[in-house]
């Protein structure tokens, strides 16, 4: 320098192909069961989807630019 993959609650990921209310596991908080812990059950909070712009009635999803991590090539 060129090519590719990835970036989404604290952590690990799905959702993107086919635009239509952002989800799952785990963790955290509250309550119940227990003498307590562990565990189980019930309920709850937390995300402007890496950043910016564009297209659209509507963008995590499509388009463009940029940033970061990793891989391949020179």
């Nucleotide at each position: 320098c060129g090519g590719g993959a990835c970036g989404u609650g604290g952590c690990g990921c799905a959702g993107u192909c086919u635009g239509g209310u952002a989800g799952c596991g785990u963790a955290c908080c509250u309550g119940a069961a227990u003498g307590g812990g562990g565990u189980u059950c019930a309920g709850g909070g937390g995300g402007u989807c890496g950043c910016g712009a564009g297209u659209u009635c509507g963008a995590a999803u499509c388009u463009c630019g940029c940033c970061g991590u990793c891989c391949c090539g020179a």
The RNA shown here (transfer RNA) has 74 nucleotides and comes from an Acidobacteriota bacterium. Lineage of the source: Bacteria > Pseudomonadati > Acidobacteriota. The prediction has a mean pLDDT of 82. Its Rfam family is "tRNA". It is annotated as a transfer RNA.